RNA sequence: GCAAUGUAAGGGCAAACCCGUCGAAAGGCGGGGACGCAAAGCCUCCGGUCUUAAGGUCCGAUAGGGACACGAGAUAGCGGGGUUGCCGGC
Numbered sequence: 001g002c003a004a005u006g007u008a009a010g011g012g013c014a015a016a017c018c019c020g021u022c023g024a025a026a027g028g029c030g031g032g033g034a035c036g037c038a039a040a041g042c043c044u045c046c047g048g049u050c051u052u053a054a055g056g057u058c059c060g061a062u063a064g065g066g067a068c069a070c071g072a073g074a075u076a077g078c079g080g081g082g083u084u085g086c087c088g089g090c
Base pairs, nucleotide, nucleotide: 001090002089006087012037013036017032018031019030020029021028022027035077041083042082043081045080046079047078048075049074050073051072052071055070056068057067058066059065
């Protein structure tokens, strides 16, 4: 310098679930806990999926009703892309 295929050692992260907390929700954060992970480090640019409080459009039996998902939010542990990278490898 390159790649991301993983033999060893040392380390790293942490699904479900439980508790607390924030949120309308999806879900986030902290603690416990380990299903898994070689980028399960970081970034919503693209596609997917999920949510629907406020705004928007529509319906409507007019009720602090309903639908849509324009908008808004979530997911990086759904995939692509970008970016950085330990040990080992070349």
Molecule: c-di-GMP-I riboswitch aptamer
Organism: Gammaproteobacteria bacterium